[in-house]
């Protein structure tokens, strides 16, 4: 120094479920053999690019959808194989 991280920015944005708590969305519709389907708000990891800060090596496997309980199913990352 690259990598890396941290911050702000812009852009794109996966995923955003069902019942109880005490009001956490709103319509419209469906389902408990279930945990979805559309729209709209809001949350959001994550990706890309910039520009700044960083040198202690950081980091070193989780991260994400008010919140607590009980449940249901994904997404992103990351590793691995293959084209």
């Nucleotide at each position: 120094a690259a990598u890396g991280c941290c911050u702000u920015g812009u852009a794109u944005g996966a995923c955003u479920g069902g019942c109880g708590g005490a009001u956490a969305a709103u319509g419209g519709g469906a389902a408990u053999a279930a945990a979805c389907c559309c729209a709209u708000a809001g949350g959001g990891a994550a990706u890309a690019c910039a520009a700044g800060g960083u040198a202690a090596a950081a980091u070193c496997a989780g991260c994400c959808g008010a919140c607590c309980g009980c449940c249901u199913g994904g997404g992103c990352a990351g590793a691995c194989a293959g084209a």
Predicted 3D model of an 83-nucleotide RNA (ZMP/ZTP riboswitch aptamer (pfl RNA motif)). It was read from a public genome assembly, where an Rfam model found it. Rfam family: ZMP/ZTP riboswitch aptamer (pfl RNA motif). The literature on the family includes a 2015 paper in Nat Struct Mol Biol by Jones and Ferre-D'Amare, "Recognition of the bacterial alarmone ZMP through long-distance association of two RNA subdomains". Gene Ontology terms of the family: regulation of purine nucleotide biosynthetic process and one-carbon metabolic process. The prediction has a mean pLDDT of 77.